[in-house]
RNA sequence: AGAGUUUGAUCCUGGCUCAGGACGAACGCUGGCGGCGUGCUUAACACAUGCAAGUCGAACGAGGUGAUUGAAAGCUUGCUUUUGAGAACCGAGUGGCAAACGGGUGAGUAACGCGUAGACAACCUGCCGCAAAGAUGGGGACAACAGUCCGAAAGGACUGCUAAUACCGAAUGUUGUCAAGUUUCCGCAUGGGAGCUUGAUUAAAGAUGGCCUCUACUUGUAAGCUAUCGCUUUGCGAUGGGUCUGCGUCUGAUUAGCUAGUUGGUGGGGUAACGGCCUACCAAGGCGACGAUCAGUAGCCGGUCUGAGAGGAUGAACGGCCACAUUGGAACUGAGACACGGUCCAGACUCCUACGGGAGGCAGCAGUGGGGAAUCUUCCGCAAUGGGCGAAAGCCUGACGGAGCAACGCCGCGUGAGUGAAGAAGGGUUUCGGCUCGUAAAGCUCUGUUGAUGGGGACGAAUGUGCGAAAUGCGAAUAGUUUUUCGCAAUGACGGUACCCGUCGAGGAAGCCACGGCUAACUACGUGCCAGCAGCCGCGGUAAUACGUAGGUGGCGAGCGUUGUCCGGAAUUAUUGGGCGUAAAGGGAGCGCAGGCGGGAAGGCAAGUCAGUCUUAAAAGUGCGGGGCUCAACCCCGUGAUGGGAUUGAAACUGUCUUUCUUGAGUGCAGGAGAGGAAAGCGGAAUUCCUAGUGUAGCGGUGAAAUGCGUAGAUAUUAGGAGGAACACCAGUGGCGAAGGCGGCUUUCUGGGCUGCAACUGACACUGAGGCACGAAAGCGUGGGGAGCAAACAGGAUUAGAUACCCUGGUAGUCCACGCCGUAAACGAUGAAUACUAGGUGUUGGGAGAUUAAACUCUCGGUGCCGUCGCAAACGCAUUAAGUAUUCCACCUGGGGAGUACGUUCGCAAGAAUAAAACUCAAAGGAAUUGACGGGGACCCGCACAAGCGGUGGAGCAUGUGGUUUAAUUCGAAGCAACGCGAAGAACCUUACCAGGUCUUGACAUCGACAUGACAGUCUUUUAAUCGAGAUCUUCCUUCGGGACAUGUUAGACAGGUGGUGCAUGGCUGUCGUCAGCUCGUGUCGUGAGAUGUUGGGUUAAGUCCCGCAACGAGCGCAACCCCUGCGGCUAGUUGCCAUCAAUACGGUUGGGCACUCUAGCAGGACUGCCAUCGACAAGAUGGAGGAAGGUGGGGACGACGUCAAGUCAUCAUGGCCCUUAUGUCCAGGGCGACACACGUGCUACAAUGGACGGUACAGAGGGAAGCGAGACAGCGAUGUUGAGCGGAUCCCGAAAAGCCGUUCUCAGUUCGGAUUGAAGUCUGCAAUUCGACUUCAUGAAGCUGGAAUCGCUAGUAAUCGCAGAUCAGCCAAGCUGCGGUGAAUCCGUUCCCGGGCCUUGUACACACCGCCCGUCACACCACCCGAGCCGGGUGUACCCGAAGCCGGUGGCCUAACCGAAAGGGAGGAGCCGUCGAAGGUGUGUCUGGUGAGGGGGGUGAAGUCGUAACAAGGUAACCGUA
Repeated sequence: AGAGUUUGAUCCUGGCUCAGGACGAACGCUGGCGGCGUGCUUAACACAUGCAAGUCGAACGAGGUGAUUGAAAGCUUGCUUUUGAGAACCGAGUGGCAAACGGGUGAGUAACGCGUAGACAACCUGCCGCAAAGAUGGGGACAACAGUCCGAAAGGACUGCUAAUACCGAAUGUUGUCAAGUUUCCGCAUGGGAGCUUGAUUAAAGAUGGCCUCUACUUGUAAGCUAUCGCUUUGCGAUGGGUCUGCGUCUGAUUAGCUAGUUGGUGGGGUAACGGCCUACCAAGGCGACGAUCAGUAGCCGGUCUGAGAGGAUGAACGGCCACAUUGGAACUGAGACACGGUCCAGACUCCUACGGGAGGCAGCAGUGGGGAAUCUUCCGCAAUGGGCGAAAGCCUGACGGAGCAACGCCGCGUGAGUGAAGAAGGGUUUCGGCUCGUAAAGCUCUGUUGAUGGGGACGAAUGUGCGAAAUGCGAAUAGUUUUUCGCAAUGACGGUACCCGUCGAGGAAGCCACGGCUAACUACGUGCCAGCAGCCGCGGUAAUACGUAGGUGGCGAGCGUUGUCCGGAAUUAUUGGGCGUAAAGGGAGCGCAGGCGGGAAGGCAAGUCAGUCUUAAAAGUGCGGGGCUCAACCCCGUGAUGGGAUUGAAACUGUCUUUCUUGAGUGCAGGAGAGGAAAGCGGAAUUCCUAGUGUAGCGGUGAAAUGCGUAGAUAUUAGGAGGAACACCAGUGGCGAAGGCGGCUUUCUGGGCUGCAACUGACACUGAGGCACGAAAGCGUGGGGAGCAAACAGGAUUAGAUACCCUGGUAGUCCACGCCGUAAACGAUGAAUACUAGGUGUUGGGAGAUUAAACUCUCGGUGCCGUCGCAAACGCAUUAAGUAUUCCACCUGGGGAGUACGUUCGCAAGAAUAAAACUCAAAGGAAUUGACGGGGACCCGCACAAGCGGUGGAGCAUGUGGUUUAAUUCGAAGCAACGCGAAGAACCUUACCAGGUCUUGACAUCGACAUGACAGUCUUUUAAUCGAGAUCUUCCUUCGGGACAUGUUAGACAGGUGGUGCAUGGCUGUCGUCAGCUCGUGUCGUGAGAUGUUGGGUUAAGUCCCGCAACGAGCGCAACCCCUGCGGCUAGUUGCCAUCAAUACGGUUGGGCACUCUAGCAGGACUGCCAUCGACAAGAUGGAGGAAGGUGGGGACGACGUCAAGUCAUCAUGGCCCUUAUGUCCAGGGCGACACACGUGCUACAAUGGACGGUACAGAGGGAAGCGAGACAGCGAUGUUGAGCGGAUCCCGAAAAGCCGUUCUCAGUUCGGAUUGAAGUCUGCAAUUCGACUUCAUGAAGCUGGAAUCGCUAGUAAUCGCAGAUCAGCCAAGCUGCGGUGAAUCCGUUCCCGGGCCUUGUACACACCGCCCGUCACACCACCCGAGCCGGGUGUACCCGAAGCCGGUGGCCUAACCGAAAGGGAGGAGCCGUCGAAGGUGUGUCUGGUGAGGGGGGUGAAGUCGUAACAAGGUAACCGUA
């Protein structure tokens, strides 16, 4: 510090996700040790048991025990009893102090609760410190105790006794308090401090130790003295608290108004103290958009986690503050509480009970149940630290110190170290060679942390305590005692622990996660969209580095992963540090209050700002520097620091005050433009209607029609009239207005802007949340109006349907007046204002200069286009900014749900405004790129159409396919590009299929062992046949061992498979398409995908060539090179040929010849080369000459990059998989040939351009030995018999046919047509029944030119005629491949159909239009809204009841202290009454949660249904608002 994920690819926007750190954690797997920490986050749920607050006898009186001891009595003279004194101890009670600390928890609380800084001149403070003064003298009780009584108990009542440091008067009064008067000083206000005088009023308690100096008795004690502690009053201090204030402190406005003690005043009360804190009266205030009130949530902070920081999140442990103690209320005591281990009352709960009543409060430490994913021992000790009491010893202390449990966290250590290659064994993998685990192991040499064991053994503990001594203060004192110093002694829970030493022995100690990318780390097997994985993208459908296992590897390591939460990455709420034309986002537009912000100059102040000093920011923590535990974690010491406050200064900037200026702004004067607004009036053209005339059969409308109108006279036309609405031309990216918007002409009223002048004011400006007024169309209300147009509606068409598009009608509405609505794609998708920043060119309204005019120059305002810098993701913007800056406002934060629900406001309604969440997805989106596509455009080509000729589709037959059938009808091919295709030939074979019968190392290949010498062949037998049995016949070489070869038997490796996968493949092939395209290098442009080149102007069959050009070149294609054919030449002359010569059977037959034809080799020929015209002086085109051939002469072979997961595993090859006495092999038979039907491809026809018969002519190219077969003979014939010649320019197939000549038929199902069937034959073959071809005779079907539709062909072509060959025994061939004969018609042209090429355009497509995609309906699930209601919770309010308790009142009740002789008084108490008052009750609001028949839309789901709305002109352009 970034990365993955939207796309075919790109850039951007934007969300989601990941890598890091942290945790009081939990879960899974695993687990050796130690140190230091931490450990109910949930039920502030309920709690058994034990402990957690006592102490003081030096405050007090009893009681008990009782060391020691006195006296008396009895006698068993050393015992018992009685009665005393009594050290010491125990401990109920009175009394004092403590119990308000310490410990726990976070429910409540949004608050002066907390934090921070201050204030109290408005306060208190026990114990403690310092100082001053005092402590005199009395009194009356009550517990304990005893007795009686009540009660189950808890407890209580009455009577009687008693002490005090308990209680109460009196005295004194330094002081204090109050009142009056007075002096002085001070303060920010009220006011305060220090004094003086007078008056009133208010205190106290003793205990212990010692002593005899003084006094009293006079021994020694005490009422005396003395020391210490305690007591009272007061002042000051310290400590701790109380109160007040500034600032800060979460979310919601779908909470906007709240408030009656409320805000203030006066009097009174109350408090430690101020105060509506309380009360009576008076006034009507107080708070709030700077967010009151209400609702939700929450203890706050130091800090902690994270982050570069700013921030964000958090508030466990430790520390500070607050609040609470079962829930609610209340006070008492006290210095302090409205009190966790106190009291009273009420509620809930639990327990005891004799049913009458009682008891209780773990959010103290342990512990239990429960809840929960989850959190410990009913431990030891007061040794240390701290606290309470005490004079002290000491006692108490679940505070605390320790130990235990838990990998919960952090830190440290170990599980060994060195050497060791035969690279062992074994595992894994393999291309079988190897590679890897791997120096890893073993082995050898060592060490000893830890562990085990034996021994030693702490620090924490001495400024404390006790005892002794010395000094010192007080004192009469060598008593005593305070303080200080010295000496001695005792004191350890942890713990026989840490630590140290010896011995033993590598011995006891490694796992977890991951390995597709992000992200370090890969193979094998299993599985087969299953099982499963997954943080995101995504893996898995038979070769999974993604699932599971194994081996290996990577990471961390006593841990490792997962889950959850927080911060980070996220600049993804942007102060630092974002945006708003098109991605989310500018309000529809203006005016304007508050607010924010604001021109030039001078001076003052010092709020902001800056600087110094002081203070504060507790400690701990963090940073820095040191130190102590062996290190570290941990602990200790020092230091620094953001912030707040006070004070002193500075004055540039902001602010504020004063003075001033004119340029911003406004006013004035003078001009000029305009569809700016409102009202009134006027005008012509057109449509429609009415009246009348002329006139006759149609009009109208459409793609075509129909509905409609018209003989009752329409349309058309003429004249007159009525009425409403809108204003042609001018008219213009022209004008005006804030926007919406505004268009005939005239008048009236009226707003704004512009120009010029520079007279006036003097910053008056800008923006603008709320607010106010404006605001197209549609719509609403009332009343008019209504010509045309026209939602709804009706009819006619179209259509599968057509609630649409088209047509004929037609009502609201459109128009006017008044009033609502308040929205639009209200758009420049661009808020307003100001300033600055190159230009060019139009146009509009002014002004100035110069000018005869036009043109021109300068300038201000508006409105367009192009464009530099700059900006921008790009597109683009660019002085009219989307540039550079400033000010203010509005708005945005992934898509959907949704601009929806609920609530509220507005509206007559329609609805508008404001505006969520659950849930769901990993995208949604912008711009641009390359393709593809379009019922987009432009250009071009092709038998593509058109123009022609002939067919197919109808018939019969042949053949292939589908379907059906079947035991099987083997398999494949499927639009073009499957279907006379694989198959250039299924009777057996082929053959793969079916039924049946055989074989199992096999029909075929290689290898081992044994046996034989053959095997094969021939014959016999058996079988349906293979198989089986028998007979006959038997090889070569040799070193004689044997070998080769063959057969048989046998063992296993293996063979075999036309079994599956063409979607695992190679090879081959089809197709677009013989279409003209497809690319690369370098350069250039672009952020990039990409572009350029390859586009453009011409031209071509062609990306063919030329020209131009940021391109220059090149490659694969095109063309050419190859073959056939067309012309002549040269060479050669047999089997070919015969002009000339001769012979002749008259046949090139023979001699002869090679001239010709021909054969087959070579060279030539054609190149727009020549001429003319056109073209750009080009490429080229048109015409012509010459030429056998003319513009590639004709034909063939040749097929770019690629597309179709095209075809083929059944030609062949081949990876996985499958079968192995069978899915292999052999045999005979059957099937591939079936047959209601459908399609393709063909043949033959339907006839006279013909049929039949007779005669007669002319090819080319092929084939031939298990062959072609002449000739002769036989047969009507197929053919047979015989057989010459020929392995071929020699012989044979071999007759070419159409044609030509002649005769006949005469338009008919025929002398057309030949199917079908019968009979008889021929040939091939082992075999002709299923299932061959041919011949003869007989039979003589359909069919008279073929519906919709559709195919081929542009010249030696179509059409037509025959011939040959391959395969092959034969042949179902009418197929296929070739060959020649005869031999046309038409092409105006490119509008249309199909296919293709190039450019351009749109796109929401990229699996690419066979694309994408919308809505209803049906089904399932999910969350939400409404809902008659029902049930909870919170809260407000009114009333009722009213506990405890404080306060007040009160009488005819009661009472020890004081007064009084008494009566009585003073004071107090119970009782009663009253105010307040918790819980409770009743009613009524409001908020919120749950549930609810049914209803509603939404989301998500597999391949459902119906249509086709959108994306292309999406087939009616789309979209926005409205009905």